This is a predicted structure of an 82-nucleotide RNA (ZMP/ZTP riboswitch aptamer (pfl RNA motif)) from Sporomusaceae bacterium UBA7701. It was read from a public genome assembly, where an Rfam model found it. The source organism's lineage runs through Bacteria, Bacillota, Negativicutes, Selenomonadales and Sporomusaceae. Its Rfam family is "ZMP/ZTP riboswitch aptamer (pfl RNA motif)". A reference for the family is Jones and Ferre-D'Amare (2015), "Recognition of the bacterial alarmone ZMP through long-distance association of two RNA subdomains", Nat Struct Mol Biol. Of the family's consensus pairs, 95% are formed in the model.
[in-house]
RNA sequence: GACACGCUGCGGAACUGGCGGAGAAAGUGGAAGCAACCACAUGGACCGUAGCGGAGGAAUGUCGACCGCCUGGGCAACAACA
Numbered sequence: 001g002a003c004a005c006g007c008u009g010c011g012g013a014a015c016u017g018g019c020g021g022a023g024a025a026a027g028u029g030g031a032a033g034c035a036a037c038c039a040c041a042u043g044g045a046c047c048g049u050a051g052c053g054g055a056g057g058a059a060u061g062u063c064g065a066c067c068g069c070c071u072g073g074g075c076a077a078c079a080a081c082a
Base pairs, nucleotide, nucleotide: 001081003056005053006052007051008050009049010048011047012046015043017070018069019068020067021066027040028039029038030037061075062074063073
């Protein structure tokens, strides 16, 4: 002097499933069980960018309301500079 990282604004965003339970409520419509999908809504890790902070000694996680049983995916990290 950069960067990771943190907060905030803006833009983008994969994935957002089936059954049952609880609940005032967490969807609507249409399919499927040789299924676990489609559209919209909603949630949304994460990515980019701007501002502010920022030498900090890593990480093995994270995302789709909650719980249980299943199905199928996404994203990020494995660093510590000159």